A computed fold for a 72-nucleotide RNA from an uncultured Candidatus Saccharibacteria bacterium, annotated as transfer RNA. The coordinates come from a structure-prediction model, not an experiment, and the mean pLDDT is 82.
C1' cells in the first nucleotide's frame, strides 16, 4: 500500500426495514439465625462518527475513525 470481517447497556452478545433485547454485573425487595446460592422487580443505550436512500434505518448505500485478520 491492497483486501476482508467487526463496532449495539459496565462486560459478553442477539436483533437482516416498522416501539432496541438477553445473560452476567449494578440497585431494591423476598427468602435465611446469618452468608452464599435462589426468586421477583427496577435503573442503565446519540446502536462508533457523518451523510444518503426510504413514509419509516441498529438493519440498505457511501465516506471517515477504531479493532482484528490476510496479502504484499
Nucleotide at each position: 500500500g491492497c483486501c476482508g470481517a467487526c463496532u449495539u447497556a459496565g462486560c459478553u452478545c442477539a436483533g437482516u426495514g416498522g416501539u432496541a433485547g438477553a445473560g452476567c454485573a449494578c440497585g431494591c425487595c423476598c427468602a435465611u439465625g446469618g452468608u452464599a446460592a435462589g426468586g421477583g422487580c427496577g435503573g442503565g443505550g446519540u446502536c462508533a462518527u457523518g451523510a444518503g436512500u426510504u413514509c419509516a434505518a441498529a438493519u440498505c448505500u457511501c465516506a471517515u475513525a477504531g479493532u482484528c485478520g490476510g496479502c504484499u